Source information: The prediction has a mean pLDDT of 83. The RNA shown here (small-subunit ribosomal RNA) has 1454 nucleotides and comes from a hydrothermal vent metagenome. Its Rfam family is "Bacterial small subunit ribosomal RNA".
């Protein structure tokens, strides 16, 4: 010291959380020892028991023991009683208290038992009563009533001064004695000590959603009370006192010394220990006393608890154990006076739950231990693994050693000072020492995703859990459970809870307000805060010395004592803050006189100007009403309809009447404090500029509080009322359409007067002063120069704009009109949401408005900036994308192939483009993965190992099957060798394996298909920028093209374009199977040649390029193909092929073999296609012309035979040689059909055959004859194609026994039409813009309803509590009066607690119901926002509507 989290990714701003420290703690797991601290925090509830305040015989009577006795006494003792002194201290607790209670500095009108000090004095005399004793009451406490007694108990009465009153004469007031002595005591005074008591200045919680509060209240006299001062209390008198610098009230706390944090200023807290202050079950009250309104006194009252004879009577743990209780929690009914200390007491000494100790608890804090040294076959075992290893690990075993600790045993302190003498140790069997035996008695806890040290395997499968915080978990989880390893601490590790820090996240140190939260709508303006020049004076701010005080403990240093450390002890020092004295005098304040001034005002003079208020005039529009003229429409929309209009509208023309707002000037203009202000006059009035430098002489800023103006829409009265125009009504749109559009229309929109007071009231920028380079442009005033003037043109001031150095800014952007640099003063912010909402006050007539929370929810909301993606955004460019043309699908039949649907199976993928004649370049069996059914289990095939047989192989025959297959059987036969052995090479049998077309194509490799043969995509240094990024790649011209040129913070390279390759066109040459008769080279193949915008000419600045033209076989890429950048879609393919995982496989298969079936099923629907619907055609007959291929388990010729498929036949050809193949068809000629369902069409169907094959039935193709359906050109939509193209026409091939080839690759034949041109549909591509998207518009997102969870406000009420107020009633007690049986009586005033009762107030609780909020993986309804969001979107009213919303009115540009 900082870290993690908003985002695709960046910076900011802003909360959230985490890493430290800390606790009188508490919970989970775990636990050796010791020292010192430390422990009832919420119930200031309740309390059995027992102990906690006595003590004195030297004060005093009686009485009762015991020794002792000479029976006189003596000695010593005891409970009780007068008496004295103590009990007001010590001990506990914090309930109350916001206060002179507390803390500091100060005062002056007092007291003070005991104690020391100085002075004086202690004469005399009386009454009396406890105890005891008799008698009585009473259940007790406990009392009466009559005797007797003493005292340092009382009482009278002397003496009387340095005491008291008094000016002063005068007067008035005391005492105790005990003792042999020494002594001590007792009065009176007077001083100190020391405690208290009383004043006073500061200082010292939150709350204005508490703003007014006070009648003993302020003062004064005068008495009375006090120790004493005062309204302390009364009486009269005045009417003041307090308060925004927070009075009054409300909540909340005992304050300080100090404790924790922190760099510090702070912020939190106040338990031990010390100090003060209060309290004693609650509330009042006095008494006694030196001190109390008195914790272990008293009286009274009220709660409770206790006793009881029911009449009455006790109590008071918040003293120290302890108990219940509540509670996450807090300990022993211990020992002791031996030590400090108290109380009494001459003392001995008594008391002493104060204190000194032990005991209980890891509650903290400090020490120490749990063992040390060797010890590698790196043991086993256990993880993990690439199978080689690797890890735990010298770790363990084993070997040698030491005993802290803990256990037994022994010795064994100090604290002890005193006192008269003896004598006294709770701790304590204590520390400490010594000795023994023995590793012996001693190790957990949490975490390993990142922040955060420290990862592997298994298991789970969005389950089951973890989570401080981001966030793991949906079949390969380092994050969940467990296992093994590691990390961190360590007798303790974790959590929770609180506090401070980190958080500059209340910013004084040390923050912000243009858009992140934040300038008040705007001005006057009080209080407050600040404040020109220059002087003199003085000094509470302010600086500086010096004193003094801040208590001790604490914290810092140092030095020291327990073995050490925690702990303690002694010196020191210091902060800070206050007080008195002394000095300064620069800034500040205060006085006091000035400034011929610079701030500010005033004066004179000119000028601008929708500045404000009234009043009156005006023209154009528009609308009514009335006349004329005219006829059928108007009118309004995307199209329409609602609606006007033949009872004459719309149009026109004239006349009148009405109200509302003012074109053109007119502008980035102008005036206004903002809000706002626009025809023209005038009549009042407010500010402001610019010159002049004439007056005044700091008069000034700035401004809470009040006050005042405040659009627009609202509200009330009373007018007006043309257009517009919420509501409202009708028409259309639409799935709906409570809207967008139309029609029509009331509030309202004008006036006048009174209210409301919000706005996106904005520059989202508070007034004010001063400083910081400029260009420029505009409006008003002056100077100067010029001019006949005016205009230009400089230059001053004062406004408004535009760019823009410095600089600031997170950027954007501001930039002399600051968001720069500083000063002054006032608003206001501190995470979203809840909420500008509730509740309470203020205002309003209502709507409403101003103040203005919190419970509870999130982890993020949000600025500006980047890159993409997208848009019913724009620019530009392209493409058979449209257009402009040709054929075509879409209706019919058929063929295929898909969907359903059926079925025992109809096997499986493939599903917008980018699936459906696609995988398949061929499903009768095989193909086969699919159904049935029979079968086989190391398995159909492979491999390697061991046994066994035998050569494998080929052959025969029989039985049972549908086949597989099973049972048996026959011949014959290999090498080295020839006796066994071995080798191959097959069976069989055992074991190691095999096998899967089973699942994942969302675990992968390949390999496809699409954008797209569209031009694009990127990289290196280099500059830019805070960054993400950008620049290069943009622009400008041009290209099929990121081709290419020119400019350029770029210069350069890369995958792509293009070229290199392959066919086609032209042509030189070489070759020469083949073809023709030779020889050629129509032809084959190999090498060349040509074509580059080379040439001329025009257009650009020039180049590039492009247009035309010549030659030329081809001309600007000659025509086609191969070739497919980064990358998209988790596209597609585990069933082509590989290949992880997982899954099935021991009598039984998702593995393998067979047979039969099925992939070919048929109500339907789609995708591709083949034929046709016919005359540009069909038949017939004649005739002409190809390429390009294939071919030996082949092609098959020629001749025969059949109508014919086809046989038969076998020549040729291993191919330029021979065959398919005769004649390619289309066309070319004839002839016929004559527009019909036909000489169109051929489906379907029966019947004969032919062929391939074990087999043509499910289910093949062909031939013939016969039959002869649909269909007459095809709805809505859709497709191809831009020339050797389309269209038509045949002919090859492959797979293949045959084929359901109309399909699929090829190949030649004949051979067109457009193309104006980019508006629109789609698709692409570059710049650009807007975004709330980034899973990228298939995107995101609002709000009603419907469930369910939570919290808070409102509420008729009911209950509880607090402070009062008015009344009644009134204990105990103080003063006080009467009385007089003088008594401790009785009665009576006064004043009061409690309590009653009344009316209100506050605060909490509960609460039918009703209403909003917030949360919650796949609810409904819609579509409101984000792109012009499909009506641009908010603000502020108003009104309407399921709902988001919609419309009106005005203002914002977000």
């Nucleotide at each position: 010291a900082g870290a993690g989290u908003u985002u695709g990714a960046u910076c900011c701003u802003a909360g959230c959380u985490c890493a430290g420290g800390a606790u009188g703690a508490a919970c989970g797991c775990u636990g050796g020892c010791g020292a010192c601290g430390u422990g009832g925090a919420g119930a200031a509830g309740g309390c059995a028991u027992g102990c906690a305040a006595g003590u004195c015989g030297a004060g005093c009577g009686a009485c009762c023991c015991g020794a002792u006795u000479u029976c006189g006494g003596u000695c010593g003792g005891g409970g009780a009683g007068c008496g004295g002194c103590a009990g007001a201290c010590g001990a506990g607790g914090u309930a109350g208290u916001a206060a002179c209670a507390c803390g500091u500095a100060g005062g002056a009108a007092c007291g003070u038992a005991c104690c020391u000090c100085c002075a004086a004095g202690u004469c005399g005399g009386g009454c009396a009563u406890a105890a005891c004793u008799g008698c009585g009451g009473g259940a007790a406490a406990c009392c009466g009533u009559a005797g007797c007694u003493a005292a340092u108990u009382c009482c009278c009465g002397a003496u009387a001064g340095u005491c008291c009153c008094g000016c002063a004469a005068g007067g008035g007031u005391a005492a105790a004695g005990a003792u042999u002595u020494a002594u001590u005591g007792c009065u009176u005074g007077g001083a100190g000590a020391u405690c208290g008591g009383c004043c006073u200045g500061c200082g010292c919680g939150c709350u204005a959603u508490c703003a007014g509060c006070u009648u003993g209240u302020u003062g004064g006299u005068a008495a009375g009370g006090u120790a004493a001062u005062g309204g302390c209390u009364u009486a009269c008198c005045a009417a003041g006192g307090c308060u925004a610098u927070g009075a009054c009230g409300g909540c909340u706390a005992g304050g300080g010394g100090g404790g924790g944090u922190g760099a510090g200023a702070g912020c939190c807290u106040g338990g031990u220990c010390c100090c003060c202050a209060c309290c004693g079950a609650u509330g009042g009250c006095a008494c006694u006393g030196a001190g109390a309104c008195a914790c272990g006194g008293g009286c009274c009252a009220u709660a409770c608890a206790u006793c009881u004879a029911c009449g009455g009577a006790u109590g008071g743990c918040a003293g120290c154990a302890g108990u219940c209780g509540a509670g996450a929690g807090u300990c022993u009914u211990c020992c002791a006076c031996a030590a400090u200390g108290g109380a009494c007491g001459a003392a001995a000494g008594u008391c002493u739950g104060a204190u000194g100790g032990a005991g209980c608890g890891a509650c903290g804090u400090c020490g120490c231990g749990u063992g040390c040294a060797g010890g590698a076959u790196g043991a086993a075992g256990u993880c993990c693994u690439u199978c080689g290893g690797g890890a735990u690990g010298u770790a363990a075993a084993c070997u040698g050693c030491u005993u802290u600790u803990a256990u037994g045993g022994g010795u064994g302190a100090a604290a002890a000072a005193u006192u008269u003498c003896g004598a006294u140790g709770a701790u304590a069997u204590u520390a400490a020492c010594c000795c023994a035996a023995g590793a012996a008695u001693a190790a957990g806890g949490g975490g390993u995703u990142g922040c955060u040290a420290a990862a592997c395997u298994c298991g789970u499968g969005c389950c089951a859990g973890c989570a401080g915080c981001a966030g793991c978990g949906g079949u390969a989880a380092u994050a969940c459970g467990a296992g093994u390893a590691c990390c961190c601490c360590g007798a303790g590790c974790g959590u929770u809870a609180u506090c401070c820090g980190g958080a500059u996240u209340u910013a004084u140190u040390g923050g912000g307000c243009g858009u992140a939260a934040a300038g008040g709508g705007u001005g006057u303006g009080u209080a407050g805060g600040g404040g020109g020049c220059a002087a003199u004076g003085u000094u509470a701010g302010u600086c500086c010395c010096g004193c003094u005080u801040u208590a001790a403990a604490a914290c810092u240093u140092c030095c020291g004592g327990c073995u050490u450390a925690a702990c303690c002890g002694g010196a020191a020092a210091g902060a800070u803050g206050g007080g008195c004295g002394g000095g300064a005098a620069a800034c500040g304040g205060c006085a006091u006189a000035g400034c011929u001034u610079u701030g500010a005002g005033g004066a004179u003079g000119c000028g601008a100007g929708a500045g404000g208020u009234c009043u009156g005039u005006g023209g154009a529009a528009c609308u009514c009403a009335u006349g004329g003229u005219g006829u059928a429409g108007g009118g309004g929309u995307g199209a329409a309809a609602u609606c006007c209009g033949u009872u004459g509208a719309u149009a026109u023309c004239a006349u009148g009447g009405g109200g509302a707002a003012c074109a053109c000037c007119a502008a980035a203009g102008g005036c206004g404090a903002a809000g706002g202000c626009a025809a023209c006059a005038g009549a009042c009035u407010g500010g402001c500029g610019c010159a002049u430098u004439c007056c005044u002489g700091a008069c000034c800023c700035u401004g809470a509080a009040a006050c005042a103006c405040g659009a627009a829409a609202g509200c009330g009265u009373g007018g007006g009322u043309a257009g517009c125009g919420a509501a409202g009504a009708g028409g259309a749109u639409u799935a709906g359409a409570u809207a967008c559009c139309c029609u029509c229309g009331u509030a309202g929109u004008c006036c006048a007067c009174g209210c409301c007071c919000u706005a996106a009231a904005c520059g989202a920028u508070g007034u004010u002063c001063a400083c910081u380079g400029g260009c420029u442009a505009u409006u008003c005033c002056g100077a100067g120069u010029a001019u006949c003037g005016a205009c230009c043109c400089u230059c001053g001031g004062a406004g408004u704009g535009g760019c823009g150095a410095a600089g600031c800014u997170a950027a954007c952007g501001c930039g002399u009109u600051a968001a720069g640099u500083g000063a002054a003063c006032c608003g206001c912010c501190u995470g979203g949401g809840a909420a500008g909402u509730a509740c309470g006050g203020c205002c309003g007539c209502a709507a409403g408005g101003c103040u203005a929370a919190a419970a509870c929810u999130c982890a993020a909301a949000g600025g500006a900036a980047u890159a993409g993606a997208c848009g019913g955004g724009g620019a530009c460019u392209u493409g058979c994308a449209c257009a402009a043309g040709c054929g075509g699908u879409g209706g019919a039949u058929c063929a295929u192939g898909u969907g359903g649907u059926u079925u025992a199976a109809u096997u499986c993928g493939a599903c917008g483009a980018u699936a459906c004649a696609c995988g398949a370049a061929g499903a009768a069996c095989c193909u086969u993965a699919c159904c049935a059914g029979g079968g086989c289990u190391u398995g159909a095939a492979a491999c390697c190992c061991a046994g066994u047989c035998g050569a494998c192989g080929a052959u025969u025959u029989u039985c049972c099957g549908a086949a597989a297959g099973g049972a048996a059987u026959u011949u014959u036969u290999u090498c080295u060798c020839a006796c066994a052995a071995g080798g191959a090479c097959g069976g069989c049998u055992g074991g190691g394996c095999a096998g899967g077309u089973g699942a994942u194509g969302c675990a992968u490799g390949g390999c496809u298909g699409u954008c797209g043969u569209c031009a694009g995509u990127u990289c290196g240094u280099g500059a830019u920028u805070u960054g993400a990024a950008u620049u290069g790649u943009u622009c400008c011209c041009u290209u099929a093209a990121g081709u290419g040129g020119g400019g350029u913070a770029a210069c350069g390279a890369a995958c792509g374009c293009a070229a290199c390759c392959c066919u086609c066109a032209u042509u030189g040459u070489c070759u020469g199977u083949u073809a023709c008769a030779a020889g050629u080279g129509u032809c084959a193949g190999g090498c060349g040649a040509a074509a580059c915008u080379g040439c001329c000419u025009c257009g650009u600045u020039a180049u590039a390029c492009g247009g035309g033209g010549a030659g030329g076989a081809a001309g600007g890429a000659g025509a086609g193909g191969a070739u497919g950048a980064c990358g998209c879609c988790a596209a597609g393919u585990c069933a082509g092929c590989a290949u992880g995982u997982c899954c099935c496989u021991u009598u039984g298969a998702c593995g393998c073999c067979c047979u039969g079936g099925g992939c070919u099923a048929c109500a339907c629907a789609c995708a591709u296609g083949a034929u046709a619907c016919a005359a540009u055609g069909g038949c017939a007959u004649a005739u002409a012309c190809a390429a390009a291929g294939g071919g030996c388990c082949g092609c098959g010729a020629a001749g025969g035979a059949g109508u014919a498929a086809u046989c038969c036949g076998g020549a040729g050809c291993u191919a330029a040689u021979c065959c398919c193949a005769u004649c390619a068809a289309a066309g070319u000629a004839u002839g016929c059909c004559c527009c019909a369902g036909u000489u169109c069409g051929g489906a379907u169907c029966g019947a004969g055959g032919u062929c391939u094959g074990c087999a043509a039935c499910u289910c093949g193709a062909c031939c013939u004859c016969g039959u002869g359906a649909a269909g007459u050109u095809g709805g809505a939509a859709u497709c191809g194609c831009u020339a050797g193209u389309a269209a038509u026409c045949g002919c090859g091939g492959g797979u293949c026994a045959g084929c359901u080839a109309u399909a699929c690759c090829g190949c030649g034949g004949u051979g067109a039409a457009u193309a104006c041109g980019u508006u629109c549909u789609c698709a692409a591509g570059u710049c650009u813009u807007g975004u709330a998207c980034u899973c990228a518009c298939c995107g995101c997102c609002c709000g009603u309803c419907a469930a369910g969870u939570c919290a808070a406000g409102g509420a008729a009420g009911c209950c509880g509590g607090g402070a009062g107020u008015a009344g009644c009633c009134g204990a105990a007690g103080u003063c006080u009066c009467g009385u007089u049986u003088u008594a401790u009586g009785c009665g009576g005033g006064c004043c009061u607690a409690a309590g009653c009762u009344a009316a209100a107030u506050c605060c909490g609780g509960u609460g039918a119901c009703a209403g909003g909020g917030a949360c919650u993986a796949a609810g409904u309804c819609g579509u409101a926002a984000c792109a012009a969001g499909g009506c641009a979107c908010g603000g502020c009213u108003a009104g309407c509507g399921g709902a988001a919303g919609c419309u009106g009115g005005u203002c914002g540009u977000g």